[in-house]
RNA sequence: GGGCCCAUGGUCUAGUGGCUAUGACAAUUCCUUGACGUGGAAUAGGUCGCAGGUUCAAAUCCUGCUGGGCCCA
Numbered sequence: 001g002g003g004c005c006c007a008u009g010g011u012c013u014a015g016u017g018g019c020u021a022u023g024a025c026a027a028u029u030c031c032u033u034g035a036c037g038u039g040g041a042a043u044a045g046g047u048c049g050c051a052g053g054u055u056c057a058a059a060u061c062c063u064g065c066u067g068g069g070c071c072c073a
Stems, first nucleotide, its partner, number of pairs: 001072007010025003018056001027043005049065005
């Protein structure tokens, strides 16, 4: 230098054009216990890496950029 893949709450993850973005763990509060743990209930936490474009509508499609991984030279 060229090609391919990935980026979504603190962590991991589902969602491949359509209504307020899914679940688990973690966090906070409450119940349960003599207490801890386990178990149960609730709450908060995301402007979907950044910018632009297409579309009535974009996390999703297109372009560029940033970061990470793999391969070729």